[in-house]
This is a predicted structure of an 85-nucleotide RNA (c-di-GMP-I-GGC riboswitch aptamer) from Aquibacillus salsiterrae. The source organism's lineage runs through Bacteria, Bacillati, Bacillota, Bacillaceae and Aquibacillus.
RNA sequence: AACGAUAACGGCAAACCUAUUGAAAGAUAGGGACGCAAAGCUAAAGGGCCUUCUCGAUCCAUGAAAGGCAGCCUGGCUACCGAAA
Numbered sequence: 001a002a003c004g005a006u007a008a009c010g011g012c013a014a015a016c017c018u019a020u021u022g023a024a025a026g027a028u029a030g031g032g033a034c035g036c037a038a039a040g041c042u043a044a045a046g047g048g049c050c051u052u053c054u055c056g057a058u059c060c061a062u063g064a065a066a067g068g069c070a071g072c073c074u075g076g077c078u079a080c081c082g083a084a085a
Stems, first nucleotide, its partner, number of pairs: 003082002011036002016031006034071001040077003045074003048069005054064002
């Protein structure tokens, strides 16, 4: 460097509930654990998905633009521990 164990020290926290916030998706805090070896950061890296206060259209769909998801995939940056191969 790579890899990842019924190892150690530890860490994070899905659904759901409560409060706040937002037009919404969602976010934050507390509770709570389904899971996670990067479930740490990056959406101003690419793809994907979600929303529609706004534009266009206007029956719908498609689109623009804006917002969101890093616990959807791939990439970039950083990081604890050390059995086996």
Model confidence (mean pLDDT): 81 of 100. Rfam family: c-di-GMP-I-GGC riboswitch aptamer. Rfam links the family to the GO term cyclic-di-GMP binding.